c-di-GMP-I riboswitch aptamer from an Actinomycetes bacterium, 80 nucleotides, folded computationally. Its Rfam family is "c-di-GMP-I riboswitch aptamer". About the family: GEMM was predicted in a large-scale screen for bacterial structured RNA regulatory elements. Its family is annotated with cyclic-di-GMP binding in the Gene Ontology. Its mean pLDDT, the model's own confidence on a scale to 100, is 84.
[in-house]
RNA sequence: GAGGCUCCAGGGCAAACCCGCCGCGAGGCGGGGGCGCAAAGCCACGGGACUGCCGCCAGGCAGUUAGCCGGGUUGCCGGA
Numbered sequence: 001g002a003g004g005c006u007c008c009a010g011g012g013c014a015a016a017c018c019c020g021c022c023g024c025g026a027g028g029c030g031g032g033g034g035c036g037c038a039a040a041g042c043c044a045c046g047g048g049a050c051u052g053c054c055g056c057c058a059g060g061c062a063g064u065u066a067g068c069c070g071g072g073u074u075g076c077c078g079g080a
Stems, first nucleotide, its partner, number of pairs: 006080003012037002017032006035067001041073003045070003048065007
């Protein structure tokens, strides 16, 4: 000097729930809140879950979910 693990610290994100707005809905956005998170940053590509519409009941179409899993992609930090 570099890497790994553990602990501590700084900074980051933010579940349920409450308020406001948007959406038929799943749900989203803003504020409060804080269960948790080392990608809980980003991407609906595969699977799952959920919503709406159609259906000849086989399914199809349009969506939501990245905090369900996989995959892709980018990436921060001081000390012991």